[in-house]
RNA sequence: AUAGCGCGCUCAGAAGAGACCCCGAUUCGAACGGGGCGCCGAAGGCGCAACUGCCCGGAAACGCUCAGGCAAAAGGACUGGGCUCGCUGA
Numbered sequence: 001a002u003a004g005c006g007c008g009c010u011c012a013g014a015a016g017a018g019a020c021c022c023c024g025a026u027u028c029g030a031a032c033g034g035g036g037c038g039c040c041g042a043a044g045g046c047g048c049a050a051c052u053g054c055c056c057g058g059a060a061a062c063g064c065u066c067a068g069g070c071a072a073a074a075g076g077a078c079u080g081g082g083c084u085c086g087c088u089g090a
Stems, first nucleotide, its partner, number of pairs: 003088004008083006018037001020036005038070003044066001045064003051058003
């Protein structure tokens, strides 16, 4: 140096589930506030398992749904590309 790994940033892709019902504010609708029933899991969070290290911890796309979400938009684990920095580095 090539390459690899990691955090961050950025671009693209990215699922699931009621445009649910009642009340209020303004006439309607989404959003907002309150109440109700039904659902989803892939922000986050919590719990355990294989496994792993030591004697008690870590740990998933598994489970729970607190939070979040259930037309579109936004968000979105994860995947791929690019960039800075760091580590390793013949």

A computed fold for a 90-nucleotide RNA from a Woeseiaceae bacterium, annotated as Glycine riboswitch aptamer. The coordinates come from a structure-prediction model, not an experiment, and the mean pLDDT is 80. Rfam family: Glycine riboswitch aptamer. Gene Ontology term of the family: glycine biosynthetic process. Taxonomically the source falls in Woeseiaceae (Bacteria, Pseudomonadati, Pseudomonadota, Woeseiales). Of the family's consensus pairs, 85% are formed in the model.